[in-house]
Predicted 3D model of RNase P RNA and transfer RNA as a complex of 457 nucleotides.
RNA sequence: UUCGGAGUGUGGGCGUUCGCUUGGUCGUAAGAUUGAGAGGAAAGUCCGGACACCGUAGGGCAGGAUUCCCCGUGAAAGCGGGGGCGCGUCUAGGAAACUAGACGUGACGGAUAGUGUCACAGAAAAUAUACCGCCCCAGGCAUGUACUGGGGUAAGGGUGAAAUGGGGAGGUAAGAGCUCACCGCUUCGAAGGUAACAAUGAAGGCAAGAAAAACCCAAUCCGGUGCAAGGCAAAAUAGGGAAUCGGGCGGCCCGUUCGAUGAUUCCGGGUAUGUCGCAUCUCACUUCGGUGGGAAUGCCACUUCGGUGGCAUAGAUAAAUGAACGCACAUCCAAACGCUUCGGCGCGUGGUGGACAAAAUCCGGCUUACAGCACUCCGAAAUUG
RNA sequence: GCUCCCGUAGUUCAAUGGAUAGAGCAGCGGUUUCCGAAGCCGCAAAUGGCAGUUCGAAUCUGCCCGGGAGCA
Repeated sequence: UUCGGAGUGUGGGCGUUCGCUUGGUCGUAAGAUUGAGAGGAAAGUCCGGACACCGUAGGGCAGGAUUCCCCGUGAAAGCGGGGGCGCGUCUAGGAAACUAGACGUGACGGAUAGUGUCACAGAAAAUAUACCGCCCCAGGCAUGUACUGGGGUAAGGGUGAAAUGGGGAGGUAAGAGCUCACCGCUUCGAAGGUAACAAUGAAGGCAAGAAAAACCCAAUCCGGUGCAAGGCAAAAUAGGGAAUCGGGCGGCCCGUUCGAUGAUUCCGGGUAUGUCGCAUCUCACUUCGGUGGGAAUGCCACUUCGGUGGCAUAGAUAAAUGAACGCACAUCCAAACGCUUCGGCGCGUGGUGGACAAAAUCCGGCUUACAGCACUCCGAAAUUG
Repeated sequence: GCUCCCGUAGUUCAAUGGAUAGAGCAGCGGUUUCCGAAGCCGCAAAUGGCAGUUCGAAUCUGCCCGGGAGCA
């Protein structure tokens, strides 16, 4: 320098014209005028909250979330920093087992609470086990290394993802933690450390495999629903209740009684629909349209670094936030020219023309998508010194 | 908008975490027939995608993709 990967930031600019949604002012109205108008993820709806309604003596079951330790931040979820332990790679030491360091990485509580799983292969897969091999004894033949029977043996072979500590010495018929030193492991104690953990010591010859992203257990937390929550206003039609009037029908022996029924008036509930919730929050006043004060957050400016001042805060409802043109750029393409280490680079000209994607009650996170540009880190290649 | 469920050959369904994912219908080829159907024999065809856990994933977990249902 180029290419690739990861992370962080940014995510098109300026001007003119015409529109769309919405607030204010003016106007009887038509309209005029003035201000505001998508994102870092608005997405997925995966967590946590605000808020609203319902439920609720208290507690439990079920279900869900979280999960090594400490600190910080936060309402919580989460995020950041440091540490511990495990795993992987490299380097060093060692015969090996293993140890130490560096880097990376871990959905990292519990497998000694319980139940279940570990296919195939293999002798044996969790209460271990004798297939080949090795060794001993017995037998018949002909003294056998061959055969048959009985026994010992996990050092060697072989199977598997995984085989019940490691290599060495002693020991033995052959072997074996059988014994020994070293290393590893387990239990108990324990210097130290806020803690996770653990220097080190004693005991144990080694038992206690993997997997909880199998069920499950432990600890901490959670009442349910989700703005289609919920409040208010409110048609037509149908249905409900009450009053008045009228006719016939049915029950009863009859009736002014009972039942069903018709017309008119009134009442209440629900729906369509509208409106509020709903656009930073809150308080006071109000002619209910708003006005004023205070606070929060963001940006900018000043600052004696304590603060002070100014400006701003999207609200649509089938869903507004757009379109056209011009200018100067990023990217990409084309041919020409110049330079070249022949990979490319530079210069002007012509063309192209911006990623992922778009609010829907709001806020905090997580995850996923993302052209180009800038910065940081890692890897590879080439060139120069 | 909110909540929940599902995804296996073309299609309808199977498969306890375990060997090469299996079957019916459909498709293709052969056989049989004068021709076709039926029958018989054979073939092709799939776990929505990417990661992780595990010795081993259709199955378990996470994130995406697609489809469906309920709620006024």
Record summary
The coordinates come from a structure-prediction model, not an experiment, and the mean pLDDT is 75. Rfam match: Bacterial RNase P class A. By type it is a ribozyme.